[in-house]
Notes: The RNA shown here (transfer RNA) has 73 nucleotides and comes from a Candidatus Levyibacteriota bacterium. Rfam family: tRNA. Gene Ontology term of the family: triplet codon-amino acid adaptor activity. Rfam's curators write: Transfer RNA (tRNA) molecules are approximately 80 nucleotides in length. Their secondary structure includes four short double-helical elements and three loops (D, anti-codon, and T loops). Further hydrogen bonds mediate the characteristic L-shaped molecular structure. tRNAs have two regions of fundamental functional importance: the anti-codon, which is responsible for specific mRNA codon recognition, and the 3' end, to which the tRNAs corresponding amino acid is attached (by aminoacyl-tRNA synthetases). tRNAs cope with the degeneracy of the genetic code in two manners: having more than one tRNA (with a specific anti-codon) for a particular amino acid; and 'wobble' base-pairing, i.e. permitting non-standard base-pairing at the 3rd anti-codon position.
RNA sequence: GCCAGCAUAGCUCAGUCGGUAGAGCAAUGCUUUCGUAAAGCAGAGGUCGUGGGUUCGAUUCCCACUGCUGGCU
Numbered sequence: 001g002c003c004a005g006c007a008u009a010g011c012u013c014a015g016u017c018g019g020u021a022g023a024g025c026a027a028u029g030c031u032u033u034c035g036u037a038a039a040g041c042a043g044a045g046g047u048c049g050u051g052g053g054u055u056c057g058a059u060u061c062c063c064a065c066u067g068c069u070g071g072c073u
């Protein structure tokens, strides 16, 4: 230099062939206990990497950029 893949909650990951995003763990609160842990229950937590484009509508499609990973030279 060229090619491909990935970027979603604090962490690990789903999801989607366009219609206002979920799980597990963690953290918080409550129940239980003399108290802690464990267990159970509940609610919360996201500008879906950034910027544009298409569209009535984009996490999803297109383009560029950034970061990471792999391959080729």
Stems, first nucleotide, its partner, number of pairs: 001072007010025004019056001028042004049065005